This is a predicted structure of a 73-nucleotide RNA (transfer RNA) from a Gemmatimonadales bacterium. Rfam family: tRNA. The family's RNA type in Rfam is transfer RNA. The same sequence occurs in records of 2 taxa. The sequence is in RNAcentral, with records from ENA and MGnify. The coordinates come from a structure-prediction model, not an experiment, and the mean pLDDT is 83. The organism belongs to Gemmatimonadales, within Bacteria.
RNA sequence: GCUGACGUAGCUCAACCGGCAGAGCACCCGCCUUGUAAGCGGGAGGUUAGGGGUUCGAUUCCCCUCGUCAGCU
Numbered sequence: 001g002c003u004g005a006c007g008u009a010g011c012u013c014a015a016c017c018g019g020c021a022g023a024g025c026a027c028c029c030g031c032c033u034u035g036u037a038a039g040c041g042g043g044a045g046g047u048u049a050g051g052g053g054u055u056c057g058a059u060u061c062c063c064c065u066c067g068u069c070a071g072c073u
Base pairs, nucleotide, nucleotide: 001072002071003070004069005068006067007066010025011024012023013022019056027043028042029041030040031039049065050064051063052062053061
């Protein structure tokens, strides 16, 4: 330099063919317990890497940039 995959909650990851962004763990509150852990119930937490385009509507499709990983030279 070229090619490909990936970037979504604090972490690990979903979201099918474009139609209200979710789960587990962690965190906070409550119940339970002599107390802690476990268990049960509830809650908070998101510029979907950034910018632009298409569309009534974009995490999803297209373009550019950035980052990570892999391959080729």